[in-house]
Context: one part of a larger RNA
Molecule: small-subunit ribosomal RNA, central domain
Organism: uncultured Chytridiomycota
């Protein structure tokens, strides 16, 4: 590893990107024929044996053998399909020529058969050399892999654990053992060529072949030695032809890109609106107003509260608002404009494996908090008070600072929850809904026709829901939490009783608060 679990019991990183890593669509040689061997079977036949018996008549058996059929191994061969190509030595064998012995034959040394000698050609049986060869994983077999141990054979240590002995004969002696298996990675040799990688010809600098040139090397033979040149042989390079079916696999209900009409409360910047709140100014009225369970603190003839008119400020975006939409998540809702981006759909468009998940690393990341500006209407930690109360450092009330808003920079955490990783495939029904697309009778569309809208069906992609289970589960429940002891699609992360403890120490990060990583003793 086979073979755990991760919605709620311990456990899916907040979210996306992403390198190493792991994994990764289909496609290229298949088909036929002949022969030999092996195995099995069938029916039939032969030889042998046994029984039977008039009969080689019948029955059966074993071994050998013939025919047929099937399977398998090997060799050769045909279909576009190589099994590496050359140079040698030796040599089986085959073919041809020639000479010759024998037998038969012919008019004939004509022919046939069978032997022998010599020569030539072919010659993958071995060996040697040269030139080259896609490279591997995998698997088969073998050699090797110290013994003891382990498994296991033999053996009456009296049994057994053991041991490697022993047995026969009892005068000498004779004689059998001390097996075998396993021994996994790496390495060596060897057969296979499915599966998985890898390579080749696209600016042909490609293959094979012919021919010409340039250049290098220099063996042998020309009587000898020396020199030069050629021929010849072998490298390398450059031209010119010729040959060929000359050379580019599909286009994945994989992926990327282009295009088209859309779609959305996705993002950024600017612009604009709405009411409310508080405050201010003006006007009116007059004794209370606030607030509560009840009160009080509080405001109030210096006119509170309240009504009307006007203004300012900062925040927020009601109803419409939905088991609706968009966004990776956090999150996103007044109007309009601009900017870039996204999804789904459509497509007889294009590229052609470009893909999936991801340690390290990086971006974003509610609220609170921190630093520096701005702004400060509302609400409101801290604080102060009035109550309540046994107390009340609370809940209720009245004030109220930081904060709440915004700009720039940090922080990096939440029940960041669907407490459910991502990609892919399959497995039940149903009606709604959102966004495309296709088709359709009718209605609406100022009038006909369009566009659009409504309606129906189909289809792709979403947010969800309802019913059900021959599925799953400890159950709740779940179309995924199913396709799991009938256990393996790919890939990442995490968990292993409760506490101690997300603590200590260390490291790292931060201005800080803190974050990330992260124990143990002890206890139960």
């Nucleotide at each position: 590893u086979u073979g755990c679990a991760a919605u709620a019991a311990a456990a899916a990183c907040g979210c996306g990107c992403g390198u190493a890593g792991u994994u990764g669509a289909a496609u290229u040689u298949g088909g036929g024929g002949u022969c030999u061997g092996u195995u099995u079977g069938u029916u039939c036949g032969g030889u042998u044996c046994a029984a039977u018996g008039a009969a080689u008549u019948u029955u059966g058996a074993u071994a050998c053998u013939g025919a047929c059929a099937a399977a398998u191994c090997g060799a050769c061969u045909c279909u576009u399909a190589c099994u590496u190509u050359c140079u040698g030595c030796c040599a089986a064998u085959u073919u041809c020529g020639u000479c010759u012995g024998c037998g038969c034959u012919u008019c004939a040394c004509c022919g046939c058969g069978u032997g022998g000698g010599c020569g030539a050609a072919a010659g993958a049986g071995u060996c040697a050399g040269a030139a080259c060869u896609u490279u591997u994983a995998c698997u088969u077999u073998g050699a090797g892999a110290a013994a003891a141990u382990u498994a296991g054979a033999g053996u009456g240590u009296u049994u057994a654990a053991a041991g490697c002995a022993g047995g026969c004969a009892a005068u000498c002696g004779c004689u059998u053992g001390a097996a075998u298996a396993c021994a996994u990675u790496a390495g060596c040799a060897u057969g296979g060529a499915a599966u998985g990688a890898u390579g080749g010809a696209a600016u042909a600098g490609g293959a094979c072949u012919u021919u010409g040139g340039u250049u290098c090397u220099g063996u042998u033979u020309u009587g000898u030695u020396g020199g030069c040149u050629u021929c010849u042989a072998g490298g390398a390079c450059c031209g010119a032809g010729g040959u060929a079916a000359u050379g580019a696999u599909u286009a994945a209900u994989a992926g990327g890109g282009a295009c088209a009409g859309u779609u959305g409360g996705g993002g950024g910047c600017a612009u604009u609106a709405g009411u409310a709140u508080u405050c201010c100014g003006g006007a009116g009225u007059c004794a209370g107003a606030g607030g509560u369970g009840a009160a009080a603190u509080u405001c109030u003839u210096g006119g509170a509260u309240u009504u009307c008119c006007g203004g300012a400020a900062g925040a927020c975006u009601a109803a419409c608002u939905g088991c609706u939409g968009c966004g990776a998540a956090a999150g996103c809702a007044u109007u309009u404009g601009c900017c870039a981006a996204g999804g789904a759909u459509g497509u007889u468009u294009u590229c052609a494996u470009u893909a999936a998940c991801c340690a390290a690393g990086c971006a974003c990341g509610a609220a609170a908090g921190u630093c520096a500006g701005g702004g400060g209407a509302u609400c409101a930690a801290a604080a102060a008070u009035g109550a309540u109360u046994a107390g009340a450092u609370a809940c209720c009330g009245u004030u109220g600072u930081a904060g709440u808003c915004u700009u720039g920079a940090c922080c990096a955490u939440a029940a960041a929850c669907u407490a459910u990783g991502c990609c892919g495939a399959c497995u039940c029904g149903g009606g709604a809904u959102c966004g495309a697309a296709g088709c359709g009778a009718u209605g609406u569309g100022u009038u006909u026709u369009u566009a659009g809208c409504a309606c129906g069906c189909u289809c792709c992609g979403g947010c969800a829901c309802c019913g059900u289970a021959u599925g799953a589960g400890a159950u709740a429940u779940c179309a995924a939490a199913g396709u799991u002891u009938u256990u393996g699609g790919g890939u990442u992360u995490u968990g292993g009783g409760g506490g101690g403890a997300g603590u200590a120490c260390g490291a790292u990060u931060g201005c800080a608060a803190g974050g990330u990583u992260g124990a143990a003793a002890c206890u139960u």